[in-house]
Molecule: transfer RNA
Organism: Pullulanibacillus pueri
RNA sequence: CGGGAUGUGGCUCAGCUUGGUAGAGCGCAACAAUGGGGUUGUUGAGGUCGCAGGUUCAAAUCCUGUCAUCCCGA
Numbered sequence: 001c002g003g004g005a006u007g008u009g010g011c012u013c014a015g016c017u018u019g020g021u022a023g024a025g026c027g028c029a030a031c032a033a034u035g036g037g038g039u040u041g042u043u044g045a046g047g048u049c050g051c052a053g054g055u056u057c058a059a060a061u062c063c064u065g066u067c068a069u070c071c072c073g074a
Base pairs, nucleotide, nucleotide: 001073002072003071004070005069006068007067010026011025012024013023020057028044029043030042031041032040033039050066051065052064053063054062
C1' cells in the first nucleotide's frame, strides 16, 4: 500500500441477508419467599447501534468516507 472480518446496555452476543417500536443471557437495584445467608421468583434502571455524511415517508440494517482491533497478500 491492496483485500477481508469485527465494532450493538457494565460484560458476552442476537437482530443486518428481506429497511418498519433496539432485544436475550449474565451482571446491577428494589421487593417477596427464609431466623439469616445462599438460592428462587417478580418488578425496574441502563444502549438509540465505532464516527461522519448520503438515499428513503422511515436506517443498527442500504450507499460513501473515516477510525480502532484482528487476519491475508505485497